A computed fold for a 76-nucleotide RNA from a Bacteroidota bacterium, annotated as transfer RNA. The prediction has a mean pLDDT of 80. Rfam family: tRNA. Rfam classes the family as a transfer RNA. The organism belongs to Bacteroidota, within Bacteria.

RNA sequence: GCGGUAAUAGCUCAGUUGGUAGAGUGAAAGCUUCCCAAGCUUUAGGUCGCGGGUUCGAACCCCGUUUACCGCUCCA
Numbered sequence: 001g002c003g004g005u006a007a008u009a010g011c012u013c014a015g016u017u018g019g020u021a022g023a024g025u026g027a028a029a030g031c032u033u034c035c036c037a038a039g040c041u042u043u044a045g046g047u048c049g050c051g052g053g054u055u056c057g058a059a060c061c062c063c064g065u066u067u068a069c070c071g072c073u074c075c076a
Base pairs, nucleotide, nucleotide: 001072002071003070004069005068006067007066010025011024012023013022019056027043028042029041030040031039049065050064051063052062053061
């Protein structure tokens, strides 16, 4: 330099045909218990890597770009 894959909640990851962004775990509050642990309920937490485009509508399609990983090529 070329090609491929990935980026979504603090963490690990889903997200079907483009149509209200989710789960587990963690956090906070409460219930339960003599206390702890465990269990249960509720709540908060999101620039869907970034920028632009297409569309009535984009996490999803198109272009560019950043980072990480994998493979290939060239030089030394």